[in-house]
RNA sequence: CGUGACCGCGGCGAUGGCGUCCGCCCGAACCGCCGGGUCCGCCGGCUGAUGACGCCUUCUCACAC
Numbered sequence: 001c002g003u004g005a006c007c008g009c010g011g012c013g014a015u016g017g018c019g020u021c022c023g024c025c026c027g028a029a030c031c032g033c034c035g036g037g038u039c040c041g042c043c044g045g046c047u048g049a050u051g052a053c054g055c056c057u058u059c060u061c062a063c064a065c
Stems, first nucleotide, its partner, number of pairs: 010025004016056006032046005037040001
């Protein structure tokens, strides 16, 4: 200096916060989908505030007061 394993701390799961659970990562995990093009530095379109559940908040639609 490089590589592997284990432990601890911690981090992550396409738009915010909290709780619980699940999964993943140790310098990675993670960085949505569709179409077109000069293939990727581009253009156009679409869904969702969750990894899942519960609650709060933002946004949108409908109904009632």
A computed fold for a 65-nucleotide RNA from Halarchaeum nitratireducens, annotated as Fluoride riboswitch aptamer (crcB RNA motif).